[in-house]
c-di-GMP-I riboswitch aptamer from a Pseudomonadota bacterium, 82 nucleotides, folded computationally. NCBI's taxonomy places the organism under Bacteria, Pseudomonadati, Pseudomonadota.

RNA sequence: AGUAUAUUAGGCCAAACCAGGGGUAACCCUGGGACGGAAAGCCACGGAUCCUUUCUCAAAAAAGGACAGCCGGGUCGCCUCC
Numbered sequence: 001a002g003u004a005u006a007u008u009a010g011g012c013c014a015a016a017c018c019a020g021g022g023g024u025a026a027c028c029c030u031g032g033g034a035c036g037g038a039a040a041g042c043c044a045c046g047g048a049u050c051c052u053u054u055c056u057c058a059a060a061a062a063a064g065g066a067c068a069g070c071c072g073g074g075u076c077g078c079c080u081c082c
């Protein structure tokens, strides 16, 4: 440097739930917690899902948002067998 991702060590992240705070909401932040994770690091670019508003009898549609721990894509990257 390359490939692969089985294993070891040291570390890393943190679902549900609880407390406090923010948001109309989806959901987010902090602390506790640990179901899991090898990109569960980062980026809303495509799809899915969710929320709000407009419109509509309704469905649909449009606009704005949420989600990176749903899938794909982009980008960067630790240890280790070979």
Base pairs, nucleotide, nucleotide: 002082004080012037013036017032018031019030020029021028022027035069041075042074043073045072046071047070049066050065051064052063053062054061